The RNA shown here (small-subunit ribosomal RNA) has 1406 nucleotides and comes from an uncultured prokaryote. The prediction has a mean pLDDT of 83. Rfam family: Bacterial small subunit ribosomal RNA.

């Protein structure tokens, strides 16, 4: 809820639902499964053992039993407290709950017997004694009993219960071995270690307790600290190793934090209890509740990690007789490219190689058969339609067959047969049909490593970067683009691990100089260890057994279409353990040996050590004598000492320290170290002998001793020397070097310190491995009269060198070679041998000894250069020796600076500055100002148009330009063309930038003698050799030597010029001889000799002689010759250096500009400025001169838009003139210094000529800014030049004039020419530059290098800091929960016992 009955209408009763839900008692489970890794370095884990020291619910097998009783407590009823959670009092009741009794062993205990074991002890159905059990439920049959329909009884079955034995599986305890870091943690420990008695546990045990003993652990790492779950395995690696401990599997630990027990077979219990604490929540403020490291989910944190899903269908677990229930275990699904695997994004044909992009050498190339187009296919995805799983077989139920139990054809059980039931995933996987190339490619990289290249942008910016490193105007490195390379549903980045890394080296490294041998002995532990027997078997080897879980890895076979994935089998798990063997090696114990080691005997050597004594020389000081003005010291001086008598010298004395010669890569010592002589004490080594011991040995962590100098403590001593200090010098300074003084100290005694480049930068020991030559000690042989000499053995100490070794240098029987053993030490540089800690020290400080941070190196050896106030050799007007200048003056010229509208630009040590410029009034001209033009002043392509252009005149203007006027074509195939102008377009132009984008050219080192190559040889290599060496030269010139042999570019020569000769030629040049003429002249005839001209030749080569030298090369001298040793001069400039100079000579990449601050035209201005500074010059300062008169002698040039004669004019510049000359003809053109006269007479002048005035000449369109020259006048500075600096070595310097280029004009500059014409060079020390060899180097942009420290500023890291907040810990003290055990007091109580009573036992609470 439904039905029935009764009713006082409030309700009551009965049936069904249903003894269901719910609650309680009881049983089992909740200790499994699931999660996490905080703790834990061992109470853990792994592997292998032990348990004779143990436990085990459920399950399996076997044996025995299950008799008879009793009293409670929940639920329930009732009363009460509290907000709640919950709790209390009273009363009733059942059981497989609870409690006695009986029975009872083979169980336990005691005693005893037997057997076994190495033993603690174990086993034995032995014997005797004592003690201890239990529970029923369900189903079927039933002639039994009964209250007569249900119970009871009997029989059977099933599930339970009790007790015992065994098994399986699970645990407890225990032993061995194994696996992190720090020694800057070295000592730890009182229940600590052991024993005895007792307690406790399932069980051994200090697990606990009492007593006794004083032990236990530790360099084979105790204790302490940091970190960490362990393993199977996983990642990596050739392996050995290294790293890790996600997933899966085993073990452990934990469950909010800490503590505790209870229950139980099992827990000290994730979803139980109690206590304490922190936190959250509820509250009536009195009290209560909670624990996701279960599955989802939320917050927070974080670079970051999923769904509050479905299902118990399968597998597994718990309960149950079973049905069945529970199960976020599990099975599935969802999210995430997080990983692995598979698949697709299409296939074929398709070249005018389309368009477009990019690049381009403008030809083309490339994206690229790529696309389009045509023909196909249909995976995946999408969509429509359809089919549709495996995983399921059990259990159970129904029917049924056989068998077992049983009296049974009942119930029950076992084995079968048939059927039925069960799917979360899921209408999923899969399959079929239709549609349809449709929906589906990204990411990184392209400098090297490392596969892949160009353009643009940017311009040390922006940026990149794993390392090296890119980027400052041509970036394969940044950003973009095109192209390419690599991977691909992914690709890159970051982080982490291993590898490469032999870079911690077991496999598999080193230590002379790269990091690294303790300063040296002694010796403990440890490691290693000679010859010969035999023994043993822990190491070692072999065989067999056990184990090494499964999974994983590997092999093989199989299942998903393949694969990933999964399954079966095998192998493997390199380990541990046990048994039986072997005995070479190593070990152990034992027996021997002598060669390792030691002892003994005989020798000699020695600065080995210690103590005591002693000697002479010298320094200093003191005394005395002689003696007088200095001494001393230095690069030179001074301080200092000295007339109060120094220094010097003589004699005497004092004192301290050190020991000349001998003395020697000689000796001794472990090292440090040791040096006159004598004595004493004492250590070691060596040689010879071969008597003795018999492996006694080697090394050596810790330890312990010694240990230069300086230093320290105490006490002495103190001559000399001498930190500090004082003074004098030097110097910019000089807290130094030098000098004068001088205290600690140096010396002794006692003690401390404990370090050094304590070095052979080389640990010790042993063995082996070609030699030569010295030297110290001892011995043997030979020889000798003897000493030497010679041969030889051992030990020590040097040099050179072979094999070998080494990165090289080097080492090399004294190894750094070849081996063995042991110790110490190293692991990039700096920080740093620092800090902290510890320890030692009186102190100074020593020993031990980090990190943060920072760098991309630090370092070794060798090579080539460069450099050196390194060395050797050698050159050069490099110095020196000379001559003349510059620097001072005036002027000229260039530059800086300043100024300016502009003063255009470039050049800057040598190697810019009289340079570009060999000609700025305009022009030049690039600058400034102003006025103009815009396809432009010049060049050129195309298209269109016009018709001349040019020229002349005039106007305006400063001119350019503009306007006006005049004048004016040619060819033609009649289309047009040539030419000029205009318009448009492509484009011109730029002395704008970059010489650090370049070509070319040039300067410079430097006309210095160098610079290289091929082949060979040497070296790992860079590289060397050649090219160095001995000579020689101007020379890498030549000769000789030589592992080099050759060659090239340079040198030299060839070329030009000059000097001599010859030949040829003979005008314009020449004129000897002949002739002519003149005032005179090659003027004329003529000549061809000479000069000259200009062409061809010759000549000079160390050729000849002598000397030197290697007999060479060569050098010196001589002869001859015009010339002699490249005759003089020129041209000629190696490889390279200086990012040297030049974009303004020219050329040229890129950039910039374009009606313009950058082009172009024009007028004017400027480049000519002027307080200054510098360079280069001219003229001078005067008498070697000036002025003046006279007079002589060149060379080389130039000239027709030219040179220009004679004559005339002018004071002159010049004018006029026009002969001659295209030039050996004519002209410029007078050469000047010189020489001969004369004058001036030392002065700012008769020097000097600046400056200025006036007047002129010439050129030119034009001389104002801004030309040159002339005349007259004016007459400045300057009287030989500071520091400093330049040129020149012979026809040179100096001096004198002449010509030319440029040019209208303008020359003190430049380039040439001749005249006159010197001085000096001892020499290579020094300055400068250069060449060769060698040496050092921390330099290589190369000494103008590199580099150190402070300071200033900024930033970073680490530290200190008044304090402040935490963690941890020793000791002491205070408070002290729950719990367990014990003790004690009180209380309660049915069954049992004593006894009957209040009690005991028991129970519960406190």
């Nucleotide at each position: 809820g439904c039905c029935c009955c009764c009713u006082u209408c409030g309700g009551g009763g009965g049936g069904u639902g249903a003894g269901u839900a719910c609650a309680g008692u009881g049983g089992c489970g909740c200790a499994c499964g699931g999660g996490u890794g905080g703790g834990u370095a061992a109470u853990a884990c792994a592997c292998g053992g032990g348990u004779a020291a143990c436990c085990u619910g459920c399950c399996c097998u076997c044996g025995a039993g299950u008799g008879g009783g009793g009293a409670a407590c929940a639920a329930c009823c009732u009363c009460g407290c509290g907000a709640a959670a919950g709790c209390g009092g009273g009363g009733c009741u059942a059981a497989u709950a609870c409690c006695g009794c009986a029975u009872g062993a083979c169980a336990u205990c005691c005693a005893u017997c037997c057997g076994c074991u190495c033993a603690a002890g174990c086993g034995g159905u032995g014997u005797g004694g004592a003690u201890c059990a239990a529970a029923g439920g369900c189903c079927g049959c039933u002639u039994g009993g009964u209250u007569c329909u249900g119970c009871c009884g009997g029989c059977g079955g099933c599930c339970g219960c009790u007790u015992g034995a065994g098994g399986a599986g699970g645990g407890g305890c225990u032993c061995g071995u194994g696996g992190c870091c720090c020694a800057u943690u070295a000592g730890c420990u009182a229940g600590u270690u052991g024993g005895u008695g007792g307690g406790g546990u399932a069980a051994a045990g200090g697990c606990c307790u009492a007593c006794c003993a004083a032990g236990g652990c530790g360099a084979c790492g105790a204790u302490g600290g940091u970190u960490a779950g362990c393993c199977g395995a996983c990642c990596u690696g050739a392996g050995a190793g290294g790293g890790u401990g996600a997933c899966c599997g085993g073990c452990c630990a934990c469950a909010c934090u800490g503590g505790a027990a209870c229950u139980g077979a099992g827990a000290c219990a994730c979803g139980g209890u109690c206590c304490a604490g922190a936190c959250u929540c509820c509250u009536a403020c009195g009290g209560g509740a909670g624990g996701c490291a279960g599955c989802a989910g939320u917050g927070g944190g974080g670079a970051a990690u999923a769904u509050u899903g479905c299902g118990c269908a399968a597998u597994g677990g718990g309960g149950g007789a079973a049905a069945c229930c529970c199960u976020g275990a599990c099975g599935c699904a969802g999210c995430g490219a997080c990983g692995c695997c598979g698949c697709g994004u299409g296939g074929g044909u398709g070249a005018u190689g389309a368009a477009g992009g990019c690049c381009u050498u403008c030809g083309g190339g490339u994206c690229g058969u790529a696309a389009a187009a045509c023909c196909c296919u249909g995976u995946c995805g999408a969509u429509g339609a359809g089919a549709g799983a495996c995983g399921a077989a059990a259990c159970g139920c129904a029917c049924u067959g056989c068998c077992c139990c049983g009296a049974a054809u009942a119930a029950g059980g076992g084995c079968g047969g048939u059927g039925c039931c069960u799917g979360a995933c899921g209408g999923u996987a899969u399959c079929u049909c239709g549609u349809g190339a449709g929906g589906a490619a990204g990411c990184a990289c392209c400098g090297g490593c490392u596969a892949a290249c160009u353009c643009c942008g940017u311009g040390c910016c922006a940026g990149c970067a794993g390392c090296c490193g890119c980027g400052g105007u041509a970036a394969u490195a940044c950003g973009g683009a095109g192209g390419g390379u690599g991977c691909a549903a992914g690709c890159g980045u970051u982080g982490u691990u291993c590898g490469g890394a032999a870079u911690c080296a077991c496999u598999g490294g080193g230590c002379g100089u790269a990091a690294a041998g303790c300063g040296c002995g002694u010796g403990u532990a440890g490691g290693c260890g000679g010859c010969c027997g035999g023994a043993u078997a822990a190491g070692u080897c072999a065989a067999a057994g056990g184990u090494g879980a499964a999974a994983u890895c590997c092999c093989u076979c199989g299942g998903c279409u393949c694969a990933a994935c999964c399954g079966g089998g095998g192998a493997a798990c390199u380990g541990c353990u046990c048994u039986c063997g072997a005995a070479a090696c190593g070990g152990u114990g034992g027996a021997g040996c002598u060669u390792g080691a030691g002892u003994c005997c005989g020798g000699g050597a020695g600065a080995g050590g210690g103590u005591a004594g002693u000697g002479g020389a010298a320094u200093u000081c003191c005394c005395a004598g002689u003696g007088u003005a200095g001494c001393g010291g230095u690069g030179a001086a001074a301080u200092g000492c000295g007339u109060a008598g120094a220094u010097a010298u003589u004699g005497g004395g004092a004192g301290g320290a050190a020991c000349a010669c001998c003395a020697g890569u000689g000796g001794c010592g472990a090292a440090g170290g040791c040096g006159g002589c004598u004595a004493c004490c004492u250590g070691g080594a060596c040689c010879g002998g071969u008597a003795c011991u018999g492996a006694c040995g080697c090394u050596g962590a810790u330890u312990u001793g010694c240990g230069a100098a300086a230093g320290c403590u105490a006490g002495g001593g103190g001559a000399g020397c001498a930190a500090a200090c004082g003074g004098g010098a030097u110097u910019a300074g000089a807290u130094a070097c030098c000098c004068c003084g001088g205290u600690a100290g140096u010396c002794c005694u006692a003690g401390c310190u404990g370090u050094a480049a304590a070095c052979g930068a080389u640990g010790a020991a042993c063995a082996c491995u070609u030699g030569g030559u010295g030297u110290g000690g001892c011995g043997g042989g030979u020889a000798u009269c003897g000493a030497c000499c010679c041969c030889u053995g051992c030990c020590g100490u040097g040099c050179c060198g072979g094999a070998g070794u080494u990165a090289a240098c080097g080492c090399a029987u004294u190894a750094a070679g070849u081996g063995u053993u042991c110790c110490g030490c190293c692991u990039g540089g700096g920080g740093a041998g620092u800090a902290c800690g510890g320890u030692c020290g009186c102190a100074a400080g020593g020993c031990u000894g980090a990190a943060a941070c920072u760098c991309a190196a630090a370092g070794g050896a060798a090579u080539u250069g460069a450099c050196g106030g390194g060395g050797g050799c050698c050159c050069g007007c490099a110095c020196a020796a000379g001559c003349g200048g510059u620097g001072g003056a005036g002027c000229a010229u260039g530059u800086g600076g300043u100024u300016u509208a502009a003063u255009u630009c470039g050049a800057c040590g040598c190697a810019a500055c009289g340079c570009g410029a060999a000609g700025a009034a305009c022009c030049u001209u690039a600058c400034c100002u102003g006025g103009g033009c815009u396809u432009g002043a010049a060049c050129c392509g195309c298209a269109g148009g016009u018709g001349a252009c040019c020229g002349c005149u005039c106007u305006a203007g400063a001119a350019a330009c503009a306007g006006a006027g005049c004048u004016u074509u040619c060819c033609u195939u009649c289309g047009g063309g040539a030419c000029a102008c205009c318009u448009g377009u492509a484009g011109a132009g730029g002395u704008g930038c970059u010489g650090c984008a370049u070509g070319g050219c040039u300067g410079u080192c430097g006309u210095c003698a160098g610079c290289u190559c091929g082949u060979g040889u040497c070296g790992u290599g860079a590289g060397a050799u050649g090219u160095u060496g001995g000579g020689u030269u101007a020379a890498g010139u030549c000769c000789c030597g030589c592992a080099a042999c050759g060659a090239g570019c340079g040198c030299a020569a060839c070329c030009c010029u000059u000097g001599c000769c010859a030949c040829u030629a003979g005008u314009u040049g020449c004129c000897a001889g002949c002739g002519g003429a003149u005032a005179a002249u090659g003027c004329c005839g003529g000549g061809a000799a000479c000069u000259c001209u200009a062409g061809u030749g010759g000549g000079a080569c160390c050729g000849c002689c002598g000397g030197u030298g290697a007999u060479a090369a060569a050098c010196c001298g001589g002869a001859g010759g015009a010339a002699g040793g490249u005759g003089g001069g020129g041209a000629u400039g190696a490889c390279g250096u200086c990012a040297a100079g030049u974009c303004c000579g020219c050329a040229u990449g890129g950039c910039c500009u374009u009606u313009a601050u950058u082009g172009u035209c024009c007028g004017g201005g400027g480049c000519u400025a002027c307080a200054c500074a510098c360079g280069u010059g001219c003229u001078a300062c005067a008498a070697u001169g000036g002025a003046u008169g006279g007079u002589a002698c060149a060379g080389a040039g130039u000239g027709u838009c030219g040179c220009g004669a004679a004559g005339c004019c002018g004071c002159a510049a010049g004018g006029u003139g026009g002969a001659g000359c295209c030039a050996a003809u004519c002209a410029c053109a007078g050469a000047a210094a010189g020489c001969c006269g004369c004058u001036c007479u030392c002065a700012g002048u008769u020097c000097g000529g600046a400056u200025c005035g006036c007047a002129g000449u010439c050129u030119g369109c034009a001389a104002c800014u801004c030309g040159a020259c002339u005349g007259c006048g004016u007459g400045a500075a300057g009287u030989u030049g500071g520091a400093a600096u330049c040129g020149c070595u012979g026809g040179u310097a100096a001096u004198c004039g002449c010509g030319g280029a440029u040019c209208a004009g303008c020359a003190c500059g430049c380039c040439g020419c001749g005249g006159u014409g010197a001085a000096u060079a001892c020499g290579u020390u020094c300055c400068c530059g250069g060449g060769c060899c060698u040496u050092g180097u921390a330099c290589a942009c190369a000494c103008c290098g590199c580099c150190c420290g402070u300071c200033a500023c900024a930033u970073c890291a680490c530290g200190a800091a008044a304090g402040u907040c935490g963690g941890u810990u020793g000791c002491a003290c205070c408070u002290g929960a729950a719990a367990a055990c014990g003790c004690u007091g009180g209380g309660c109580u049915a069954a049992c016992c004593c006894c009957u009573u209040u009690g005991g036992a028991g129970c519960a609470a406190u």